[in-house]
Context: one part of a larger RNA
């Protein structure tokens, strides 16, 4: 120099993306102890005194001596002494300091997101991811369904529907709308389409024959084949969205402006209801007001003009939790204003 440590005057986050890191805070006992709640907690809330030693009183609890009682017993009561035990109370003493060291929660609001205890990227990610209990569809009557295997056979299960499989959703509270046109998927079963089979009309090859040829040509072996028949699927016809999803547009109207309860108009399977909204979603955007700050692109509340929330691809709320994420404050500090000293170790320089 540089690592690992200590201590620091004054201030005290002025530092930084952010109090990272350090400090603070701690243990027992007592006193107090808020919103808000699922009435269990929040809760060691928050915020306060005490804490050594030594002597004394008193209390308790055991109980020996002694005293009493009777049912006479290894009995019961009471109870000096001893011993114990948590203190209270009284005086006293003492050091700078008494939980004398060393272990050993700083706290307090407000918001997100996820209920919650847990899981998970062994070696850059512990999280709002996952997975939960509940909560719905949705398959399966037992030789189940669904999985593995060519099969035997095996799990399922030595279970039987309050069961076992899948899928989504994710405690609890209040709720979960519309839309079956396209896809799925589950019923239907008339009518169209439609395999292989069966079907064989007819063509065709070979040649007995027959003709003088040209050719015609049974049978038989082959070899192409029409008509007709023919199933599930698909066309079709219903239903279903806690299946896959979807959930509009223009114009114009009120006695100042403004703005439209109200009309008209096209178009769709139907035109986003409750509830929440610049949000983990908001481009414009530092949206505009409030509120905190001397001063705030974060943050709380709020408004609605939702580029492009929205109801189990869940909606909005919610005590309790949480190595989670934002803001604010109170302590408390070398984070910093601004370094400074000292200790170990390493380097290096000289000698």
């Nucleotide at each position: 120099a540089c690592a690992u440590u200590g201590u620091u005057a004054a201030g005290g986050a002025a530092c930084u993306c952010g109090g990272c890191a350090a400090a603070u805070u701690a243990a027992c006992a007592c006193c107090g102890u808020a919103a808000c709640u699922u009435c269990g907690g929040g809760a060691u809330a928050a915020g306060g005194u005490g804490u050594g030693c030594c002597a004394g009183c008193a209390g308790u609890g055991u109980g020996u001596a002694g005293g009493g009682a009777u049912u006479u017993a290894c009995u019961c009561c009471u109870g000096a002494a001893g011993c114990a035990u948590a203190g209270u109370c009284u005086g006293g003493u003492u050091g700078c300091a008494g939980a004398g060291a060393a272990a050993u929660g700083g706290g307090g609001g407000u918001a997100g997101c996820g209920a919650c205890u847990g899981u998970u990227u062994a070696u850059c990610a512990a999280a709002a991811a996952c997975a939960u209990a509940g909560c719905a569809c949705u398959a399966c009557g037992c030789a189940a369904a669904a999985u593995c295997g060519u099969a035997a056979g095996a799990u399922g299960a030595a279970g039987u529907a309050u069961g076992u499989g899948g899928u989504g959703u994710g405690a609890c509270g209040c709720c979960u709308g519309c839309c079956c046109g396209g896809u799925g998927c589950u019923g239907g079963a008339a009518g169209g389409u439609u395999a292989a089979g069966a079907g064989g009309a007819g063509g065709u090859g070979u040649u007995a024959g027959c003709g003088c040829a040209a050719g015609c040509g049974a049978a038989g072996c082959g070899u192409c084949g029409a008509a007709u028949u023919g199933a599930a699927g698909c066309c079709c016809c219903a239903g279903u969205a806690a299946a896959c999803g979807g959930c509009g547009g223009c114009c114009g109207u009120a006695a100042c402006u403004a703005u439209a309860a109200c009309g008209g108009u096209c178009c769709u399977a139907a035109g986003g209801u409750a509830g929440c909204g610049a949000a983990a979603u908001u481009c414009c955007u530092u949206g505009u007001c409030g509120g905190g700050u001397a001063a705030g692109u974060u943050c709380c509340g709020a408004c609605c003009u939702g580029c492009a929330c929205g109801a189990a691809u869940g909606g909005c709320g919610u005590a309790a939790c949480g190595a989670c994420u934002u803001c604010c404050c109170c302590g408390c500090u070398g984070u910093c204003u601004c370094a400074a000293c000292a200790a170990u170790g390493u380097g290096c320089u000289c000698a």
Model confidence (mean pLDDT): 86 of 100. Predicted 3D model of a 351-nucleotide part of an RNA (large-subunit ribosomal RNA, domain IV) from a bacterium. The full RNA is in RNAcentral, with records from ENA.